Context: one part of a larger RNA
RNA sequence: CUGGGCGUAAAGCGCAUGCAGGCGGCUCAUUACGCAUGGCGUGAAAGCCCCCGGCUUAACCGGGGAGGGUCGUCGUGAACGGGUGAGCUUGAGGGUAUCAGGGGCUGGUAGAAUUCCCGGUGUAGUGGUGAAAUGCGUAGAUAUCGGGAGGAAUACCUGUGGCGAAGGCGGCCAGCUGGGAUACACCUGACGCUGAGAUGCGAAGGCGUGGGGAGCGAACGGGAUUAGAUACCCCGGUAGUCCACGCAGUAAACGAUGCAGACUAGGCGUGGGAGGACUUGACCCCUUCCGUGCCGGAGCUAACGCACUAAGUCUGCCGCCUGGGGAGUACGGCCGCAAGGCUAAAACUC
Numbered sequence: 001c002u003g004g005g006c007g008u009a010a011a012g013c014g015c016a017u018g019c020a021g022g023c024g025g026c027u028c029a030u031u032a033c034g035c036a037u038g039g040c041g042u043g044a045a046a047g048c049c050c051c052c053g054g055c056u057u058a059a060c061c062g063g064g065g066a067g068g069g070u071c072g073u074c075g076u077g078a079a080c081g082g083g084u085g086a087g088c089u090u091g092a093g094g095g096u097a098u099c100a101g102g103g104g105c106u107g108g109u110a111g112a113a114u115u116c117c118c119g120g121u122g123u124a125g126u127g128g129u130g131a132a133a134u135g136c137g138u139a140g141a142u143a144u145c146g147g148g149a150g151g152a153a154u155a156c157c158u159g160u161g162g163c164g165a166a167g168g169c170g171g172c173c174a175g176c177u178g179g180g181a182u183a184c185a186c187c188u189g190a191c192g193c194u195g196a197g198a199u200g201c202g203a204a205g206g207c208g209u210g211g212g213g214a215g216c217g218a219a220c221g222g223g224a225u226u227a228g229a230u231a232c233c234c235c236g237g238u239a240g241u242c243c244a245c246g247c248a249g250u251a252a253a254c255g256a257u258g259c260a261g262a263c264u265a266g267g268c269g270u271g272g273g274a275g276g277a278c279u280u281g282a283c284c285c286c287u288u289c290c291g292u293g294c295c296g297g298a299g300c301u302a303a304c305g306c307a308c309u310a311a312g313u314c315u316g317c318c319g320c321c322u323g324g325g326g327a328g329u330a331c332g333g334c335c336g337c338a339a340g341g342c343u344a345a346a347a348c349u350c
Stems, first nucleotide, its partner, number of pairs: 003322004007304002012318001014201004021194003025088007033081002035077007042069001049065006091191001092188003095184005103177007110154001115149007125136002162169002206247006215241002220236004258317006266295011299306002323350003332343004
């Protein structure tokens, strides 16, 4: 390279937008670039393969034939691919109407709880554990009542539920704003799919500057446990967790399953919409579209399992894998303030 693969064996980039590239719906006409076919030219010799011959044989040598191409040229064909022209509406986009939603950003606001402060009542304990102790408390704690401060998070509703490309998103109100579903089939008329590079987004933890700091809590101190205990348990507690701006760019970033499209039995739930039927009725029932689950047949699978939300049957495009260790390391390069990230070997060894 070819081949075979990528849910769990090695293997889907964390996710998206998108330039180049690859691929591309239906009809008609045209062209003849690809494609197919025929003629001619060329494809040196030697070599390879076949036949014949020469050295006693072979190697070796001589003769003949065949074969050999992204090749050139002149014709022919026009289904398919490409080009050009004309058209179409089912893909795609738009319009109108309706609808659901923790989608995003900003500002405000509410109640419960923890902690702290002030005051009242009140007195000897409290707290914590397997049991204890450290700790707190007669300078009046814990408990309880009233007042105040401050930060963070939003019980119930809550769902097997919703939204988002992913990360993720949850009190309430307002403003700004993205996406989606359904109905109509009114407009455009293939405007599409994928996407190397590139660019953007990207949990937690971490970093920089400035704020904030209630609770929790790496590090650290103490008490226990233990042979020891640099832990698990307990008492404290700094960074951090929160906010603004900037950086970082990782994850079991998981459905361990790339994106888009088509096709292929059923059954039972659930969220959103539309239509029908029947009504006192928002219910129930029937049809249909979109989402989200469970079960299950064909088929697939090494098995487990998957099974219209495919891991089935196909098409297009991208990414990735190629025995274990060494190693996601070294070196180099690029990026970063740093921590480190991305790219990525070899010796050696089994």
Molecule: small-subunit ribosomal RNA, central domain
Organism: uncultured bacterium